Transfer RNA from a Planctomycetota bacterium, 77 nucleotides, folded computationally.
Rfam family: tRNA. Its family is annotated with triplet codon-amino acid adaptor activity in the Gene Ontology.
The prediction has a mean pLDDT of 81.
């Protein structure tokens, strides 16, 4: 350098193949419970869907570019 894959909450992952409010578990915080902690229960906050553009009435999803990581093929030494 060529080809392929992944990127979504702090972490691990969903999102019915474009449809209107992006969710779950875990973690964090608060409350209940308990003599205290843990467990358990309830609630709250937390998102530039890697980044930049485009198409569309509407994009996490489609198109282009770009970045990081992984796999593979190749080039130089």
């Nucleotide at each position: 350098g060529g080809g392929g894959g992944u990127g979504u909450a702090g972490c691990u992952c969903a999102a019915u193949u474009g449809g209107u409010u992006a969710g779950a578990g875990u973690g964090a915080c608060g409350g209940c419970c308990u003599g205290u902690c843990a467990c358990g229960c309830c609630g709250u906050a937390g998102g530039u869907u890697a980044c930049g553009g485009g198409u569309u009435c509407g994009a996490g999803u489609c198109c282009c570019g770009c970045c990081a990581c992984c796999c593979u093929c190749g080039c130089c030494a």